Overview: Two RNAs folded together computationally: RNase P RNA and transfer RNA, 495 nucleotides in total.
RNA sequence: GCGGAUGGCCGGAUGACCGCGUGUGCCCGGCAACGGGCAUGCGAGGAAAGUCCGGGCUCCAUGAGGCAGGGGUGCCGGGUAACGCCCGGCCGGGGCAACCCGAGGGAAAGCGCCACAGAGAAGAGACAGCCCUAUCGGCCCGGCAACGGGUCCGGGGUGAUGGUGAAACGGUGGGGCAAGAGCCCACCGCAGGACUGGCAACAGGACUGGCAUGGCAAGCCCCACCCGGAGCAAUGCCGAAUAGGGGCCCCGCGUGGAAAGGUCCGCGGCCGAAGGGCCGGGGAUACCGCCACAGGGACGGCUCAGCCCAGGGGCCCGGGUUGGCAGCUAGAUCCCGCCGGUAACGGCGGGGGCAGAGGAAUGGUCAUCGAAGGGGCGCCACGCCCCCGAACAGAACCCGGCUUACAGGCCAUCCGCGCAC
RNA sequence: GCGGGUGUAGCUCAAUGGCAGAGCAGAAGAUUUCCAAUCUUAUGACGAGGGUUCGAUUCCCUUCACCCGCUCCA
Numbered sequence: 001g002c003g004g005a006u007g008g009c010c011g012g013a014u015g016a017c018c019g020c021g022u023g024u025g026c027c028c029g030g031c032a033a034c035g036g037g038c039a040u041g042c043g044a045g046g047a048a049a050g051u052c053c054g055g056g057c058u059c060c061a062u063g064a065g066g067c068a069g070g071g072g073u074g075c076c077g078g079g080u081a082a083c084g085c086c087c088g089g090c091c092g093g094g095g096c097a098a099c100c101c102g103a104g105g106g107a108a109a110g111c112g113c114c115a116c117a118g119a120g121a122a123g124a125g126a127c128a129g130c131c132c133u134a135u136c137g138g139c140c141c142g143g144c145a146a147c148g149g150g151u152c153c154g155g156g157g158u159g160a161u162g163g164u165g166a167a168a169c170g171g172u173g174g175g176g177c178a179a180g181a182g183c184c185c186a187c188c189g190c191a192g193g194a195c196u197g198g199c200a201a202c203a204g205g206a207c208u209g210g211c212a213u214g215g216c217a218a219g220c221c222c223c224a225c226c227c228g229g230a231g232c233a234a235u236g237c238c239g240a241a242u243a244g245g246g247g248c249c250c251c252g253c254g255u256g257g258a259a260a261g262g263u264c265c266g267c268g269g270c271c272g273a274a275g276g277g278c279c280g281g282g283g284a285u286a287c288c289g290c291c292a293c294a295g296g297g298a299c300g301g302c303u304c305a306g307c308c309c310a311g312g313g314g315c316c317c318g319g320g321u322u323g324g325c326a327g328c329u330a331g332a333u334c335c336c337g338c339c340g341g342u343a344a345c346g347g348c349g350g351g352g353g354c355a356g357a358g359g360a361a362u363g364g365u366c367a368u369c370g371a372a373g374g375g376g377c378g379c380c381a382c383g384c385c386c387c388c389g390a391a392c393a394g395a396a397c398c399c400g401g402c403u404u405a406c407a408g409g410c411c412a413u414c415c416g417c418g419c420a421c
Numbered sequence: 422g423c424g425g426g427u428g429u430a431g432c433u434c435a436a437u438g439g440c441a442g443a444g445c446a447g448a449a450g451a452u453u454u455c456c457a458a459u460c461u462u463a464u465g466a467c468g469a470g471g472g473u474u475c476g477a478u479u480c481c482c483u484u485c486a487c488c489c490g491c492u493c494c495a
Base pairs, nucleotide, nucleotide: 001417002416003415004414005413006412007411008410009409010408012369013368014367015366016365017364018363020043021042022041023040024039025038026037027036028035029034045392049403050402052401053400054399055398056397057231058230059229060228062305065303066302070227071226072225073224074223075089076088077087078086079085090104091102092101093100094099105222106221110220111219112216113215114214127162128161129158130157131156132155136154137153138152139150140149141148142147170188171187172186173185174184175183189211190209191208192207195204196203197202235326236325237324238323245317246316247315248314249313250312251311254293255292256291257290261288262287263284264283265282267280268279269278270277271276296309297308299306319494320493333352334351335350336349337348338347339346340345373387374386375385376384377383378382422491423490424489425488426487427486428485431445432444433443434442439475448462449461450460451459468484469483470482471481472480
């Protein structure tokens, strides 16, 4: 100098004026809620996005014990409130390297699939080829015949060769054989593996075995672990208005006991002119009420514990409103320093005071400067002038992640090649 | 904002991981004096990107587009 890898940061700047939202202070109006004015502070992001995961928070009375079903995760260790995220390591793959990528449990539990091609596609297979067979059968030739020969067909062996395929049941070499074959041997691969190292994944490995166990689980499935449901349009309160209306369907309104009360039936007493009223005591138990048990229903899949009810639930059609307040921004917060840890991260100390709208504010104009781009000129590694004027995109209860989009720029570390010393 | 669903030919829909089909529409031809109807023929698509697999419309991930539902009160 060229090319590349990784990590981090920025995401137009400054000023003036006008405007919008909100907090605070002061003043004015108002009983108040609140409204207006002035001053002052603050006012989009690294992704606010997609809504793909995980939590906080709220409700389902409480809750997660159980069963079933469903969903998810998946090498090992650690971090975290939690995660499918992050860090470190292992293994496999790619790259000369820095470094990058991997949904990375189980295929000897079982089921299923492996199209086409090919002989054969899972304990397979003979199409061609190779070899054997003439003392097996047929055929052909010679011969009078006995017999001899051929090796065409039949019969048998073979998994080395050809060819097919994504995949063909270890590879190379040698021996061996009729031809062949782990049939045998050497090396490599593979399987098991005492023992050693490591928390573990895993690594090394004496020795043993002729070789078994094809692939697919982002097919069903098995194993281990995790998950209750709904979501701020959750939820609570206030106000206004209307028809607190109608239709259909489902479940339930049970049994027993007692007799304090209501109620009912007699009796006695008292009061009143009477209807009747009051008091005392007795009986009855259908109803109201009381007690117990059973059963049913609701509790956002079932069930259970528990709890609630005499009625409860579901679907549909109608009516009114389109208001206000809370939830609503201080939080697993941000910055700096020190300590522990390889790191993710954790602990301690100090400091900052960090949008809060609600159909939804965060904008506009001017001036100066400006990255990139385009054009022109000259003294053409460079300089000057002109034009244009900044990517992706915008909070909506709040956080931690992931993913996706993004003009351009800056910093740090590392690798390879070339040149010079 | 939240929840759910769907993307296949111009339109409406199919397809078990193994050559993407059907009906209608459009084009050309035949038939007819001409038109309609009918017959024949060809054209034409898995929203996009990546992964798993020998092989993906199908399975998985990311992304894009579209559709539906959800206020409160009684």

Background
Rfam match: Bacterial RNase P class A. Rfam classes the family as a ribozyme.